Predicted 3D model of a 132-nucleotide RNA (FMN riboswitch aptamer (RFN element)) from uncultured Acetatifactor sp.
The source organism's lineage runs through Bacteria, Bacillota, Lachnospirales, Lachnospiraceae and Acetatifactor.
The coordinates come from a structure-prediction model, not an experiment, and the mean pLDDT is 78.
It matches the Rfam family "FMN riboswitch aptamer (RFN element)". Rfam links the family to the GO term FMN binding.
Of the family's consensus pairs, 100% are formed in the model.
RNA sequence: UCUUCGGGGUUGGGUGCAAUUCCCUACUGGCGGUGAAGUAUGGCUACAUACCAGUCCGCGACCCGCGAUGGUAACAUUGCGGCUGAACCGGUGCAAAUCCGGUACCAACAGUACAGUCUGGAUGGAAGAAGA
Numbered sequence: 001u002c003u004u005c006g007g008g009g010u011u012g013g014g015u016g017c018a019a020u021u022c023c024c025u026a027c028u029g030g031c032g033g034u035g036a037a038g039u040a041u042g043g044c045u046a047c048a049u050a051c052c053a054g055u056c057c058g059c060g061a062c063c064c065g066c067g068a069u070g071g072u073a074a075c076a077u078u079g080c081g082g083c084u085g086a087a088c089c090g091g092u093g094c095a096a097a098u099c100c101g102g103u104a105c106c107a108a109c110a111g112u113a114c115a116g117u118c119u120g121g122a123u124g125g126a127a128g129a130a131g132a
Base pairs, nucleotide, nucleotide: 001132002131003130004129005128012024013023014022026117027116028107029106030059031058032057033056038051039050040049041048042047054105055104063082064081065080066079067078068077069076070075087103088102089101090100091099109120110119111118
């Protein structure tokens, strides 16, 4: 530099003219890092490697601002900056933010009866992964 890949989820019921949006219940968990149990592989051992966190650290999407380029403009592309949710208790142990158990909690914008799960921007973009 190029190519490919790169997000899941409303079950069953209630109210209502109307709700997958409210209420009860159900269901889902992007990317990188860390990771004492456990599992697998290798090793005589020491140990190494791989897998393992939605709420520990960082990142991305959305949104906002500014600059640059194109455009009469609306706006588009791009760079930089900003914004960016949520966890406790108990257990084991030398040590737990990650293990085990329990109980909680969180989830952009626009639309619509109020949406993490529907529809839409998006057959988009991207953290990144793999390959040449």